[in-house]
The part of an RNA shown here (large-subunit ribosomal RNA, domain I) has 543 nucleotides and comes from a Fimbriimonadales bacterium.
The sequence was found in a public genome assembly.
Rfam family: Bacterial large subunit ribosomal RNA.
Lineage of the source: Bacteria > Bacillati > Armatimonadota > Fimbriimonadia > Fimbriimonadales.
Its mean pLDDT, the model's own confidence on a scale to 100, is 82.

Context: one part of a larger RNA
RNA sequence: GGUACACGACGGAUGCCUAGGGACGAGUGGCCGAUGAAGGACGCGAAAGCGGCGAUACGCCUCGGGGAGUUGCACAUAAGCGUUGAUCCGAGGAUUUCCGAAUGGGGAAACCCGGCAGGGGUAAUGCCCUGUCACCUGCACCUGAAUCCAUAGGGUGUAGGAGGGAACCUGGUGAACUGAAACAUCUAAGUAACCAGAGGAAAAGAACUCGAAGAGAUUCCGUCAGUAGCGGCGAGCGAACACGGAAGAGCCUAAACCAAUCGGCUUGCCGGUUGGGGUUGUGGGACCGCGUAAUCCGAAAAUAGACGAGUGGAACAUCUCUGGAAAGUUGGGCCACAGAGGGUGAGAGCCCCGUACACGAAGUCGACGAUAGGUGGCGGUAUCCCGAGUAGCACGAAUCACGAGGAAUUUUGUGCGAAUCUGUCCGGACCACCGGAUAAGGCUAAAUACCACACGUCACCGAUAGCGAAACCAGUACCGUGAGGGAAAGGUGAAAAGUACCGGGAGAACCGGGGUGAAAUAGUUCCUGAAAUCGUGAUACCC
Numbered sequence: 001g002g003u004a005c006a007c008g009a010c011g012g013a014u015g016c017c018u019a020g021g022g023a024c025g026a027g028u029g030g031c032c033g034a035u036g037a038a039g040g041a042c043g044c045g046a047a048a049g050c051g052g053c054g055a056u057a058c059g060c061c062u063c064g065g066g067g068a069g070u071u072g073c074a075c076a077u078a079a080g081c082g083u084u085g086a087u088c089c090g091a092g093g094a095u096u097u098c099c100g101a102a103u104g105g106g107g108a109a110a111c112c113c114g115g116c117a118g119g120g121g122u123a124a125u126g127c128c129c130u131g132u133c134a135c136c137u138g139c140a141c142c143u144g145a146a147u148c149c150a151u152a153g154g155g156u157g158u159a160g161g162a163g164g165g166a167a168c169c170u171g172g173u174g175a176a177c178u179g180a181a182a183c184a185u186c187u188a189a190g191u192a193a194c195c196a197g198a199g200g201a202a203a204a205g206a207a208c209u210c211g212a213a214g215a216g217a218u219u220c221c222g223u224c225a226g227u228a229g230c231g232g233c234g235a236g237c238g239a240a241c242a243c244g245g246a247a248g249a250g251c252c253u254a255a256a257c258c259a260a261u262c263g264g265c266u267u268g269c270c271g272g273u274u275g276g277g278g279u280u281g282u283g284g285g286a287c288c289g290c291g292u293a294a295u296c297c298g299a300a301a302a303u304a305g306a307c308g309a310g311u312g313g314a315a316c317a318u319c320u321c322u323g324g325a326a327a328g329u330u331g332g333g334c335c336a337c338a339g340a341g342g343g344u345g346a347g348a349g350c351c352c353c354g355u356a357c358a359c360g361a362a363g364u365c366g367a368c369g370a371u372a373g374g375u376g377g378c379g380g381u382a383u384c385c386c387g388a389g390u391a392g393c394a395c396g397a398a399u400c401a402c403g404a405g406g407a408a409u410u411u412u413g414u415g416c417g418a419a420u421c422u423g424u425c426c427g428g429a430c431c432a433c434c435g436g437a438u439a440a441g442g443c444u445a446a447a448u449a450c451c452a453c454a455c456g457u458c459a460c461c462g463a464u465a466g467c468g469a470a471a472c473c474a475g476u477a478c479c480g481u482g483a484g485g486g487a488a489a490g491g492u493g494a495a496a497a498g499u500a501c502c503g504g505g506a507g508a509a510c511c512g513g514g515g516u517g518a519a520a521u522a523g524u525u526c527c528u529g530a531a532a533u534c535g536u537g538a539u540a541c542c543c
Base pairs, nucleotide, nucleotide: 001542002541003540004539005537006536007535008534009533015527016491017490020461021460022458023457024456025455027453028452029451030450031164032163039099040098041097042054043053044052046077049073050072051058060093061092062091063090064089065088069081070080071079104113105112106111114133115132116131117130118129119128120127135161136160137159138158139157140156141155142154143153168199169197170196171195172194173193179186183232209215210214219246220245221244222243229237230236250443251442252441253387257276258275259274260273261272262271263270264269265268281421283386284385285384286383287380288379289378290377296374297373305365306364307363310359311358312357316332318331321328333350334349335339341353342352343351392416393415394414395413396412397411398410402428423438424437425436426435427434478485479484498526501513502512503511504510
């Protein structure tokens, strides 16, 4: 010096654990905001942080629950509170500084400076408190220029708006990488992104539908079907009918005509407003005649019920053994509509919380059905009405699975431009026949999407895993001028019983005794404690 062995040091793998995550299921709930939100700043405790709260500041009031402890995390001390019912839980209310849409004016957010009214204080001013004062829009009224009337403008009152919201939704604008093994049509994709808007859902929706059987609003799922098709017929894109399910709901206007009222003037017509009337495709309505009932639609309130703090809820305080500890073991007993689960010093139906089962206030949600209310039946006639810069056509585009194609359908930038039921549109150019439907006004629940919450379940993870980081005071520490980037970090023990006391030491370090404990090589750098690496050894062997 090497190898081996022994004992240590360092280190934190592994095992075990779970406080946190993941997925699925079936429920419940879903907007907040000028009555000042979301989000913050600063305060409030004996108080630095987190959580809670707001100058009434770890809290105030009322109602309900509950019943012995209690002053959050937070285990100590102090000082208190509580059977005259506290703490705690549910519901409603009060208070709620300053910033923030932020709105009296300003502003470098959480600050500065005002006007007016009322109040407080002072000898008086300064000062303090409460209220109020932004802008835009609709409506009503009052005023009122250039400019006579008028209009613009100004003012008052009243109602509303403004901002926020993870995802979901509708609309507008709208890429590229990429794929086509290059690339231009095409694709990616009407995606991403940005903008606007709405709601708890949104959108769609009661046929100018489908397509040849007949069906009968919309939406969603399955299927039809990777079919028919589209396509530098490349890459790729990709329906519909029919069928099976979920849900199920239908309505209101415009017009003709009538009445009232206002206005205009060419004095018997036109226009406006309000009310009646009317709403359809075996065409309907107006109008005329007869009729007042069939039918259908359908609230509000209340109720059943659901959610909701909670309430009751069986049965060994048994014997033996091991052990620090019994729930294990042995012997015996009991309950069970309860032997799901968790906890308790190791595997507990009968120790605790629970579980089956049975109840539940305030408050919130809330049917079915009923009622109010609405609708309205039959016949006649062919006079009137049946949504116009619309339908349609042309050109240019977009949209339809469909790339201009034989290209219908839907939408419309430009230009032309109808008809009123003997009408008009559609059935994939177009025409005929046959059939279907009534455009150019509007509303409409449910089945659907997304999220949160509580619950349940798991051949899901178990701290380099599991969510995109965060099991732990994490969007923190830290980095960056900034946009932004972004960690590491869980485990003593059943119980702190967290080592009294003594000694060594410069010692509040550390160590040796001693004590606690089942265990201290469980001593807070604390379960287990691998490897690399380091140390010690009068241990063995080799050089």